[in-house]
RNA sequence: GAAGCAGUCCAAGACAACCGCUGGCCGUCAUUUCGGUGACGACGGGAGGAAGGUCCGGACUCCAUAGAGCAGGGUGACGGCUAACGGCCGUCCGCCGUGAGGCGAGGAACAGGGCCACAGAGACGAGUCUUUGGGACCGGGGAGGGCGAAAGCCGCUCCCUGCGUUACAAAGGGUGAAACGCGGUAACCUCCACCUGGAGCAAUUUCAAAUAGGCACGCGAUGAUGCUGCUCGCGGAGCGUGCGGGUAGAAAGCUUGAGCCGUGGAGCAAUUCACGGCCUAGAGGAAUGGUUGUCAUAGCGGCCCGGCUUGCCGGUCCGCCGUAACAGAAUCCGGCCUACCGGUCUGCUUCACCU
Numbered sequence: 001g002a003a004g005c006a007g008u009c010c011a012a013g014a015c016a017a018c019c020g021c022u023g024g025c026c027g028u029c030a031u032u033u034c035g036g037u038g039a040c041g042a043c044g045g046g047a048g049g050a051a052g053g054u055c056c057g058g059a060c061u062c063c064a065u066a067g068a069g070c071a072g073g074g075u076g077a078c079g080g081c082u083a084a085c086g087g088c089c090g091u092c093c094g095c096c097g098u099g100a101g102g103c104g105a106g107g108a109a110c111a112g113g114g115c116c117a118c119a120g121a122g123a124c125g126a127g128u129c130u131u132u133g134g135g136a137c138c139g140g141g142g143a144g145g146g147c148g149a150a151a152g153c154c155g156c157u158c159c160c161u162g163c164g165u166u167a168c169a170a171a172g173g174g175u176g177a178a179a180c181g182c183g184g185u186a187a188c189c190u191c192c193a194c195c196u197g198g199a200g201c202a203a204u205u206u207c208a209a210a211u212a213g214g215c216a217c218g219c220g221a222u223g224a225u226g227c228u229g230c231u232c233g234c235g236g237a238g239c240g241u242g243c244g245g246g247u248a249g250a251a252a253g254c255u256u257g258a259g260c261c262g263u264g265g266a267g268c269a270a271u272u273c274a275c276g277g278c279c280u281a282g283a284g285g286a287a288u289g290g291u292u293g294u295c296a297u298a299g300c301g302g303c304c305c306g307g308c309u310u311g312c313c314g315g316u317c318c319g320c321c322g323u324a325a326c327a328g329a330a331u332c333c334g335g336c337c338u339a340c341c342g343g344u345c346u347g348c349u350u351c352a353c354c355u
Base pairs, nucleotide, nucleotide: 001351002350003349004348005347006346007345009343010342013295014294015293016292017291018290019289021046022045024043026041027040028039029038030037031036048326052337053336055335056334057333058332059331060200061199062198063197072196073195074194075193076192077091078090079089080088081087092106093104094103095102096101107191108190112189113188114185115184116183124181129173130172131171132169133168135166136165137164138162139161140160141159142158143157144156145154146153147152204252205251206250207249214243215242216241217240218239219238226234227233259278260277261276262275263274264273265272266271296323299320300319301318302317304315305314306313307312308311
């Protein structure tokens, strides 16, 4: 210098002014059923590394729940961490990489079932494609033999022969990841061991209108209520009071927590202990924004300068552009996974060159 590996941190702007939104606290005023509520003003706070997917594990809440077992779901080397986990750390083993490193649901195939693509004859039931071996059958030929006067016939004995047929046996070839061997596969069922109740903040709880139901009491055809403040009149079956459930609405749950930062101790590490410091969004159809100015990064264009590999690189200045990826809290926390423009830093590996 090039190419990589593992991790840390930041994350598209910084500062200022003005105008907003949301929530906290304080003050003033108004109102009040004295609990609060509303308006205005001042001062602080106000999205993320993934807030996402909702895939695991917990906290919390409600429901269910004698005990034991079955079913269902999940996990699976060994040891550790943790509130818990399918997460994390260490080690072993296997595979990949020259290496730094990466990946692995990593128990059982003699309990049983299923499956094994393509190729191949055959894929766990067995099977015979090819070669070889001897046997049987069939065909052909030769020699000997028998019968016959001969032509010829018989196929009795022996020998040779066939891209011949058939059963058997053995080893090899070929195909394939695997070819008969207690094969492979359990991320197929299964067996073994261990874990496991269900629903989820729209959980759950509190306060509580109007209207319409419900219950109790009282009044009412000897005329209630209503028109209508009173009398008359009309009209004709409800009316009044109280209680209770529930809806709209309001509030709690709601952000102080397995919290964060620093130092020190234990441990290879994950993690844990002690001390000190800090409080860092809390909405509810859902705030976290906008405008302007200055600066700055990236990008584009141009003048000049320098270098060489002569059309590229680097530097200075000027102008333009315009704020930039993935994405946005919704009860909280620990993980995993997924998305992502770029940048910073640390440790390490391989190769090349120089000293």
The RNA shown here (Bacterial RNase P class A) has 355 nucleotides and comes from Oxalicibacterium flavum. Model confidence (mean pLDDT): 76 of 100.